[in-house]
RNA sequence: GCUGGCGUAGCUCAGUUGGCAGAGCAGCUGAUUUGUAAUCAGCAGGUCCCCGGUUCGAGCCCGGGCGCCAGCU
Repeated sequence: GCUGGCGUAGCUCAGUUGGCAGAGCAGCUGAUUUGUAAUCAGCAGGUCCCCGGUUCGAGCCCGGGCGCCAGCU
C1' cells in the first nucleotide's frame, strides 16, 4: 500500500424485514442471614466511533474519515 472483519452501557456481546435501544456480568438499594457469601426483587447506567447522504423514520442502508484485528504484498 491492498483486501476482509469489527466499532452499541464500566466489561463481554445481542439487536439481519428500516419502526419502543436490550441481555449477562459488574454497580447501587432492599429482602433473606447473627454476619459474610450465595439467592431473590427492584433501580440506575447510552452522543449506537465521527461527519455527511437516502428515508416519514437509520444502531441497521449508502459515501467519506478515524481506531482495532486478521490476511496479502

A computed fold for a 73-nucleotide RNA from a Longimicrobiales bacterium, annotated as transfer RNA.